[in-house]
Record summary:
The prediction has a mean pLDDT of 82. Predicted 3D model of an 86-nucleotide RNA (Glycine riboswitch aptamer). The sequence was found by an Rfam model in a public genome assembly.
RNA sequence: ACGGGCAGUAUGGGAGAACUGGAUCACCAGUGCCGAAGGAGCAACCGCCCCGGUAAACUCUCAGGCAACAGGACCGUGCUGCGAAG
Repeated sequence: ACGGGCAGUAUGGGAGAACUGGAUCACCAGUGCCGAAGGAGCAACCGCCCCGGUAAACUCUCAGGCAACAGGACCGUGCUGCGAAG
C1' cells in the first nucleotide's frame, strides 16, 4: 500500500393497504386495512440453568402509513474514514 468487511455521506431503484360522510384540494370523524422508518416479542443455541443472554424480511401493530409529495427496510454505484487474516 492492498485487503473480507464496517460506519458515514451522495445518488439511483424501492412494495403494501379502503369506504362513507363532512369539509371544498391539505384535512376531520367512523369503521376497515397495510408493514419495509422506529419500537416490542419469541426459537434453536449458550450460560452461573430459580432465571438470564440472544435473530429476522417471522409475529404484534404502540408508532407510522392507506391520491400526490414526503418517508421507506433492502439492493446497486461513487466518495471519505476505519480495517482481520494474508